[in-house]
Predicted 3D model of a 356-nucleotide RNA (Bacterial RNase P class A) from a Kofleriaceae bacterium. Its Rfam family is "Bacterial RNase P class A". Rfam links the family to the GO terms ribonuclease P activity, dimeric ribonuclease P complex and tRNA processing. A source record names the gene rnpB. The model forms 95% of the base pairs in the Rfam consensus. Taxonomically the source falls in Kofleriaceae (Bacteria, Myxococcota, Polyangia, Haliangiales).
RNA sequence: GGAGAGGGCGAGGCGACCGCCGGGGCUGCGUGGCAACACGUAGCUCGGGAGGAAAGUCCGAGCUUCGUAGGGCAGGGUGCUGGCUAACGGCCAGUCGAGGUAACUCGCAGGACAGUGCAACAGAAAACAAACCGCCGCCGCGAGGCGGUAAGGGUGAAACGGUGCGGUAAGAGCGCACCGCCUCUCCGGUGACGGAGAGGGCACGGCAAACCCCACCCGAAGCAAGACCAGACAGGGGUCGCGUGGCCCGCGCGAUGACUCCGGGUUGGUCGCUCGAGCCCGUCGGCAACGGCGGGCCUAGAUGAAUGGUCGCUACCGGCAACGGAACAGAACUCGGCUUAUCGCCCUCUCCGGCG
Numbered sequence: 001g002g003a004g005a006g007g008g009c010g011a012g013g014c015g016a017c018c019g020c021c022g023g024g025g026c027u028g029c030g031u032g033g034c035a036a037c038a039c040g041u042a043g044c045u046c047g048g049g050a051g052g053a054a055a056g057u058c059c060g061a062g063c064u065u066c067g068u069a070g071g072g073c074a075g076g077g078u079g080c081u082g083g084c085u086a087a088c089g090g091c092c093a094g095u096c097g098a099g100g101u102a103a104c105u106c107g108c109a110g111g112a113c114a115g116u117g118c119a120a121c122a123g124a125a126a127a128c129a130a131a132c133c134g135c136c137g138c139c140g141c142g143a144g145g146c147g148g149u150a151a152g153g154g155u156g157a158a159a160c161g162g163u164g165c166g167g168u169a170a171g172a173g174c175g176c177a178c179c180g181c182c183u184c185u186c187c188g189g190u191g192a193c194g195g196a197g198a199g200g201g202c203a204c205g206g207c208a209a210a211c212c213c214c215a216c217c218c219g220a221a222g223c224a225a226g227a228c229c230a231g232a233c234a235g236g237g238g239u240c241g242c243g244u245g246g247c248c249c250g251c252g253c254g255a256u257g258a259c260u261c262c263g264g265g266u267u268g269g270u271c272g273c274u275c276g277a278g279c280c281c282g283u284c285g286g287c288a289a290c291g292g293c294g295g296g297c298c299u300a301g302a303u304g305a306a307u308g309g310u311c312g313c314u315a316c317c318g319g320c321a322a323c324g325g326a327a328c329a330g331a332a333c334u335c336g337g338c339u340u341a342u343c344g345c346c347c348u349c350u351c352c353g354g355c356g
Base pairs, nucleotide, nucleotide: 001352002351003350004349005348006347007346008345009344010343012314013313014312015311016310017309018308020049021048023046024045025044026043027042028041029040030039031038032037051328055339056338058337059336060335061334062333063222064221065220066219070249071248072247073246075218076217077216078215079214080094081093082092083091084090095109096107097106098105099104110213111212115211116210117207118206132153133152134149135148136147137146138145139144161179162178163177164176165175166174180202181200182199183198184197185196186195187194188193226271227270228269229268236262238259239258240257241253242252243251244250278297279296280295281294282293283292284291285290316325317324318323
């Protein structure tokens, strides 16, 4: 210098003026109240007001409503090991496999002697293996026929271990060596698994993201959940049983009743709503994810939905300058993740080349 790999950080700054949403304080007025005070309203004043992804809504939770409780079935999800966590399909550390020269990355990683099933096309043959060509033996004048053979050719995603030597008519684990495979033993590891040794000529093909089996987990719908207040309206009809979130068992309630449908009215307000598995700093334990302890902080809460506009100085990039540029994108009950979009800077590491 070139090509890559992993990780971290930021998301311009300061100020002035004018607005918007929401809150605290003070004062005046009104209403209620014996009062304290509460509510409303006006003025002044002081703080706060989008993100790393607020996004996709893909997972996991909190919270709410629905079912007396409970059990079972169906259905769904996850799937190497150990740990973390409220939980997870997430994260951390490993194992094995795959990719890469490497840094490193990725994984649809349980079971195919429980059963059922599938394998298009090609090919002779696709799972109690199989002779198309070839090779070898015998017969035949010959074309060819019979038999042996899975070493060679050819087909395929896949052809019943691989290489070599021996052996043989030609061949073949037929024999042997090494590699692979299976079984057993020992050693290391919490474990997935790894290593070593001995034995066995090799028997047991693939697909479970085919059904299925095994282990573990899961009730459903969602803040338009739901609770309350005020106001408005017009009641009438139907059923006798109704409810039991997909189903069943089981269970509960009902005549001053329960349920449902049709019709009518409302489209207001308050709560839920933001203090929470919260954030920051330090320290301790742990390889880490994470956890313990101590201290500090309060950080939007809207609903035809605020978070904006103008200007000055300045930082960055381009340009001699005037000037221009500055990404992706915006809360809607709240958290933990994943994924996707996107601008810039920094650190560490790997490989290659050059120079000293």